[in-house]
Context: one part of a larger RNA
Molecule: large-subunit ribosomal RNA, domain II
Organism: Patescibacteria group bacterium
């Protein structure tokens, strides 16, 4: 693990409620007598007592009225009228008080039973191969005036060394459903000592016993075991067994030794009862949000300006003149949750009208929730980070919702799944293949595999589109030539000559040429620029002509700005990648027609629930519905058994097993095998009434 068995809302008192039966005031308990089938019966007695008949008051008490109160006021709860009737007892639903749906602690109390394991202590025995070390002591000798000392010998101390029994348990490895619920090898430590060890004995759990480790006190020990209180408590955790219909939540608010509990109320449902009260629509009303706005307050804040008005610094004899600061005016633009001259859409709130069983609203029984989670819109914290942390919404979805789509993907997009169907037509998303439908059309754009990840910034990639300038008096670019003189301006400087630096920054010659834009040089020289000139290069259309040419437009060159679509910027770790193939469209912009595509819609054919109308005898017909966790109501199925009735059964009962039919399900029927003695239907009643889960029990395998 699997099979088969057992396994969890019960009884018993009492309230509240609903239904049903009985009486009309309603009922007897305890007991008494009869009965008989001896029992938790049946019958007939027993008003004792409960409940109803009247209330108010804290009470005395008073009473259709009482209480307060001075009050005969005024309230408060009755009473009088509509409407509602009470009681008995039986059944469900729920509460309460018992073990209260079941199993589960650690635990704490009481009585007792343990020191044959171990601690420690008492009495009384017993064990420690060998080998070394060689204390005190005592002799003998030699030295010394002596004190004492050296050397030889005996001797044989010691929690001494070394190292077997013997004890313990250092290291390494092996074992780990082992060979051992602590063990083998192999190293080690102690091994005449605070040693080891036998055998009787003594101390017990609020305790003993400890060379204290929280060790040990029978494989258990921060308080043994064993049995009772005992079914201790458990706001914990896990389990709670048939079936089908309707309806269908909640993660919030207050409160709390509260926060994973629970109360109330909110949201579910079930009744009874109103009836348009709900939503919507129109009319009125208040408001200070959003937005604005501020020369309307209160603050903030930025640049300028002056016939202002104070102070400070600096010049001057003075008069004044300058710079700065505040303030104040003016001019131009702002900011602001704790500013508002202002001011919305929503929502609130009243009133009105209409309309429908989709709703409101009151009151009674019955819950469940009280961890919500993600998007979205304001808003707050965070770095206008985070698949981040919060708060709001009469917003969405999941939760408690399948299906299509986003490769895959609670929460996003689409759509709410009663049932069946090899009809059919759309959503969203897509039609090359993989894969169901366009190799559709039309005009454009992209060459980067962009598309199929990204910033700032660059970019002479490419589209449009707008302005500007230049060109037949030859444009742009490149060739080719010139690029001059006063002059080496002055000043400085050693030198300064177009080119250190500092002033100036004119003239003349010319097609044209700065007192030089740059590189050079010590200083010059040389180079090159700017401006000129030439050859070559664009040479088409109209129109008009005095035939020389002109004028327009086409065209050419530059520049500046917008503008679509790219391109650089772009570096990560096992093999890459738009879902893949692949793609020049099968990319992207724009616009248009088809088709495809879901459990949406239709269609045909059923079941069912509530409603309306018909008939009525449970039917027909319309019309609206019929995802669903917690949960709350309906209706059923099946097992034991008792009671009545009916029945089967050795010509074969249960049970088991195979096949079949057959009901919306729980089930139910039949026939064949096995089986060998009991079992069914009906009608009502009673429960030890259904099992897959509990690290369930117990039993087989």
């Nucleotide at each position: 693990g699997c099979c088969u068995g057992c396994g969890a809302g019960u009884u018993a008192a009492u309230g509240c409620a609903c239904a049903g039966u009985g009486c009309u005031g309603c009922u007897u308990a305890a007991c008494c007598a009869g009965g008989u089938a001896u029992a938790u019966c049946c019958u007939g007695g027993g008003a004792a007592g409960g409940c109803a008949c009247a209330g108010g008051g804290a009470a005395a008490c008073c009473g259709a009225g009482u209480c307060u109160g001075a009050a005969u006021a005024g309230g408060g709860c009755g009473a009088u009228u509509u409407a509602u009737a009470g009681u008995a007892c039986u059944g469900u639903g729920u509460g309460u008080u018992a073990g209260a749906c079941c199993c589960g602690a650690a635990a704490c109390c009481a009585g007792g039973u343990g020191a044959g394991c171990u601690a420690a202590c008492c009495a009384u025995g017993a064990g420690c191969a060998g080998g070394g070390u060689g204390a005190a002591c005592c002799c003998a000798u030699c030295c010394g005036a002596g004190a004492g000392g050296g050397u030889g010998g005996g001797g044989g101390a010691g929690g001494c060394c070394c190292g077997a029994a013997c004890c313990c348990g250092u290291u390494g490895c092996c074992g780990g459903c082992g060979a051992a619920a602590u063990g083998g090898c192999u190293u080690g430590g102690g091994a005449u000592g605070a040693c080891u060890u036998g055998u009787g004995g003594u101390u017990a759990g609020a305790g003993g016993u400890a060379a204290u480790a929280u060790g040990c006190c029978a494989a258990u020990c921060g308080a043994a075991c064993c049995u009772g209180g005992a079914a201790a408590u458990a706001g914990c955790u896990g389990g709670u067994u048939c079936u089908c219909c309707u309806c269908g939540a909640g993660a919030u608010a207050u409160a709390u030794u509260u926060a994973g509990g629970u109360a109330u109320a909110g949201c579910c449902u079930c009744g009874u009862g109103u009836g348009a009260u709900c939503c919507u629509u129109c009319u009125g009303g208040g408001g200070g949000u959003a937005g604005a706005g501020c020369g309307a307050c209160u603050g903030g804040a930025u640049a300028g300006a002056u016939c202002g008005u104070g102070g400070g610094g600096g010049a001057g004899a003075a008069a004044u003149c300058u710079u700065u600061c505040a303030c104040a005016u003016c001019u131009a633009a702002c900011c602001a949750a704790a500013c508002u001259c202002c001011g919305a859409a929503u929502a609130c709130c009243a009133g009105a009208a209409a309309u429908u069983a989709u709703a409101g609203c009151a009151c009674g029984g019955g819950a469940g929730u009280c961890a919500g989670a993600c998007c979205u819109g304001c808003u707050c914290g965070g770095a206008u980070a985070a698949u981040c942390g919060a708060g709001u919404g009469c917003g969405g979805u999941c939760c408690a919702a399948a299906g299509g789509g986003a490769a895959a993907c609670a929460a996003c997009c689409c759509a709410g799944a009663u049932u069946c169907a090899c009809a059919g037509c759309u959503a969203a998303g897509g039609u090359u293949c993989c894969a169901a439908a366009g190799u559709a059309a039309u005009a454009u754009c992209u060459a980067a595999g962009u598309g199929g990840a990204a910033a700032a910034g660059g970019c002479c990639g490419u589209u449009u589109a707008a302005c500007g300038u230049c060109c037949a008096a030859c444009a742009c670019a490149g060739c080719a030539g010139g690029g001059a003189g006063g002059u080496u301006g002055g000043c400085u400087u050693a030198g300064a000559a177009g080119c250190a630096g500092c002033c100036a920054u004119c003239c003349u010659u010319u097609a044209a040429a700065g007192a030089c834009c740059g590189c050079g040089u010590a200083a010059c020289a040389g180079c090159c620029c700017a401006c000129c000139u030439g050859a070559a290069u664009a040479g088409g259309a109209g129109g008009c002509u005095u035939c020389g040419g002109c004028c327009u437009c086409a065209g050419g060159a530059c520049g500046u700005u917008a503008u679509g679509c790219g391109c650089c910027g772009a570096a990560a770790a096992u093999g890459a990648u738009c879902g893949g193939a692949g793609c020049u469209a099968a990319g992207a912009u724009a616009u248009u027609c088809a088709c495809c595509g879901a459990a949406g819609c239709u269609u045909g054919a059923g079941g069912u629930u509530c409603g309306u109308a018909c008939a009525u005898u449970u039917g027909u017909a319309c019309g609206a519905g019929c995802g669903g966790u917690a949960g709350a109501g309906g209706a059923g199925c099946g097992u034991u058994g008792u009671a009545g009735u009916u029945g089967c059964g050795g010509u074969g009962a249960a049970g088991c097993u195979a096949u079949g039919c057959u009901g919306u399900a729980a089930g139910g029927c039949a026939u064949g095998g096995u089986g060998g003695a009991g079992c069914g239907g009906c009608u009502a009643c009673a429960a030890g009434u259904g099992a897959g889960a509990a690290u369930g029990c117990a039993g087989g395998c």